[in-house]
About this RNA:
A computed fold for a 126-nucleotide RNA from Desulfotruncus alcoholivorax DSM 16058, annotated as FMN riboswitch aptamer (RFN element). It was read from a public genome assembly, where an Rfam model found it. The prediction has a mean pLDDT of 77.
RNA sequence: AAGGGCCUUCAGGGACUGGUGAAAUUCCGUACCGGCGGUAAGGUUGAUCCGAGCCCGCGAGCCCCAAGGGGUUGAUCCGGUGUGAAUCCGGAGCCGACAGUAAAGUCUGGAUGGGAGAAGGUUGUU
Numbered sequence: 001a002a003g004g005g006c007c008u009u010c011a012g013g014g015a016c017u018g019g020u021g022a023a024a025u026u027c028c029g030u031a032c033c034g035g036c037g038g039u040a041a042g043g044u045u046g047a048u049c050c051g052a053g054c055c056c057g058c059g060a061g062c063c064c065c066a067a068g069g070g071g072u073u074g075a076u077c078c079g080g081u082g083u084g085a086a087u088c089c090g091g092a093g094c095c096g097a098c099a100g101u102a103a104a105g106u107c108u109g110g111a112u113g114g115g116a117g118a119a120g121g122u123u124g125u126u
Stems, first nucleotide, its partner, number of pairs: 001126002004123007015030001017029003031106002033096002035058004042050002053094002061072004076092005098109003
């Protein structure tokens, strides 16, 4: 240094908004939010750092299964620059598990849960 075992800690944000209505934080209007890893032509104190919700993969959820495990799981275009843009710059859009309830990304609940993974410690191996 690489890879393996074990342990510890951490690991999701957002409406006390207006209207209608008998009733809606669910509809309509407006506002607001963006988990983890990868990629990246941008940023920068110059690299060991930061840089995508909608490009690739993963997670929670849901379904099947005795179990190991398997399945399923949302959304982007246009213009610019450029050899090259799915990521940069500009603009306009779109999406968001399950259960409850006047139909929910933002409320309540499963959940003091689980978890992609991150950091640290420790111990073998090469």